This is a predicted structure of a 73-nucleotide RNA (transfer RNA) from Anaerovibrio sp. JC8. The sequence is in RNAcentral, with records from ENA and Rfam. The prediction has a mean pLDDT of 81. Taxonomically the source falls in Anaerovibrio (Bacteria, Bacillati, Negativicutes, Selenomonadales). RNAcentral records the identical sequence in 2 taxa.
């Protein structure tokens, strides 16, 4: 120091060719059960790493930080 992957909900991760941001887990709330555990039904919860551009619209495309892995010196 210079290639590349990755960075989305409290964890793990998915988002196809730019157009609704979701799934399991876990968390609340009710429900079955004598409790527990366990099933069901409902629900909250997200500056999509950070800024800035392009676009009628960006998580998704362009350029720069920051983090993390990793390869090469």
């Nucleotide at each position: 120091g210079g290639g590349g992957g990755c960075g989305u909900a409290g964890c793990u991760c998915a988002g196809c060719u730019g157009g609704g941001a979701g799934a399991g887990c876990a968390c609340a709330u009710g429900c079955c059960u004598g409790g527990c555990a366990g099933g069901c039904a409902u629900g909250g919860g997200g500056u999509c790493a950070g800024g800035g551009g392009u676009u009628c619209a960006a998580g998704c495309c362009c350029c720069c930080u920051c983090g993390u892995c990793u390869c090469c010196a």